This is a predicted structure of a 351-nucleotide part of an RNA (small-subunit ribosomal RNA, central domain) from a marine sediment metagenome. RNAcentral holds the full RNA, with entries from SILVA.
Context: one part of a larger RNA
RNA sequence: CUGGGCGUAAAGGGCGCGUAGGCGGUCGGGUAAGUCGGGUGUGAAAUUCCGGGGCUCAACCCCGUGGACUGCACUCGAUACUGCUCGACUUGAGAGAGGUAGGGGCGAGCGGAAUUCCCGGUGUAGCGGUGGAAUGCGUAGAUAUCGGGAAGAACACCGGUGGCGAAGGCGGCUCGCUGGGCCUUUUCUGACGCUGAAGCGCGAAAGCGUGGGGAGCAAACAGGAUUAGAUACCCUGGUAGUCCACGCCGUAAACGAUGGGUACUAGGUGUUGGGAGGAUUGACCCUUUCAGUGCCGACGCUAACGCAUUAAGUACCCCGCCUGGGGAGUACGGUCGCAAGGCUGAAACUC
Repeated sequence: CUGGGCGUAAAGGGCGCGUAGGCGGUCGGGUAAGUCGGGUGUGAAAUUCCGGGGCUCAACCCCGUGGACUGCACUCGAUACUGCUCGACUUGAGAGAGGUAGGGGCGAGCGGAAUUCCCGGUGUAGCGGUGGAAUGCGUAGAUAUCGGGAAGAACACCGGUGGCGAAGGCGGCUCGCUGGGCCUUUUCUGACGCUGAAGCGCGAAAGCGUGGGGAGCAAACAGGAUUAGAUACCCUGGUAGUCCACGCCGUAAACGAUGGGUACUAGGUGUUGGGAGGAUUGACCCUUUCAGUGCCGACGCUAACGCAUUAAGUACCCCGCCUGGGGAGUACGGUCGCAAGGCUGAAACUC
């Protein structure tokens, strides 16, 4: 080292790219390193096992061409599997060609509804708000209504267990730039693959830095209520912030609380994208196939709940992680950060 586990009990890394490493398709030749067999040498003695013997027994001690010492070296062989090497292959993977759906990303421009504010008209005593009120607004003319103007933010209906993306996430319209997927064909390459410690990149919201912007909303804050109190819930206001550019932060119930890959293992039903066939006037319909996304459910699995071809089933490969509760995601150290803090991460003690 070798155990058992990780949907909800402790435990899947937030997500990707990828270095080392681990693992790796089909056929044939060579080699013989791993592997397997034979032989030789060695593996001191004590110890251990077996047999025998000695102290009254035992422990202990002694004896033996005895066994073992599971090992190492050399040597001769075996060649199924693994490795190495040579050659070949096409099903894995990739490329080509032809199609195709999409809120995938970035940038620029445009649009209407609503809100608030400003100006003007009409108009007069209320408006607003609540469980009821009050604070607040209004005769310096509000609310309501009509016309005009300005600004910022978000895009009703369509809209859907519907789509896209690795995840975070993405929704008005148009244009430009750009990533990925799926289907068909089987034209090309010929195992080029899977995973991935480090490393690098992406990463909601809040928060931070500099500059801008600021309609609505709104931590903090102020006032009004409620209440025994009310540092709340309700109401009237309201600043950061929310928005933009650039730079940080790097966290989350970053969740399917379910890492990635491959293969295999009943069905039924809905839906999205593509292909083929049938029927047909047809975008409808029927059959079938590939990829996605839901529901129900057999075998099997599960402590149960439930999962069930989108597995939590059956197997293999690689990574991450767990190992009683509290102390504690704390202290210390290291490292990253402007800071807030992040990452790594104990122990005493205690139950």

The prediction has a mean pLDDT of 89.